[in-house]
RNA sequence: CUCGGGGCGCCUCCUGGUGGGGGCUGAGAAGGACCCGUUGAACCUGAUCCGGCUCGUACCGGCGGAGGGAAG
Numbered sequence: 001c002u003c004g005g006g007g008c009g010c011c012u013c014c015u016g017g018u019g020g021g022g023g024c025u026g027a028g029a030a031g032g033a034c035c036c037g038u039u040g041a042a043c044c045u046g047a048u049c050c051g052g053c054u055c056g057u058a059c060c061g062g063c064g065g066a067g068g069g070a071a072g
Base pairs, nucleotide, nucleotide: 001072002071003037004036005035006034008031009024010023011022012021013020014019043068044067045066049062050061051060052059
């Protein structure tokens, strides 16, 4: 440089519904942005798992010398 992978959750209020407002953590909670591409914990499964914390299925740690996972 080109190409590719991934996540977008939780709480609360308004609303008949669509949706919208506020708050929490974080790089990012749909931005043409952020993160990651085998030196792979980006991300997925296990999992509404176990412990802690909390308003919280969020968040922190364990699980994890577990299994998967996208390059020229």
This is a predicted structure of a 72-nucleotide RNA (TPP riboswitch aptamer (THI element)) from a Planctomycetota bacterium. Taxonomically the source falls in Planctomycetota (Bacteria, Pseudomonadati). The prediction has a mean pLDDT of 84. It was read from a public genome assembly, where an Rfam model found it. The model forms 100% of the base pairs in the Rfam consensus.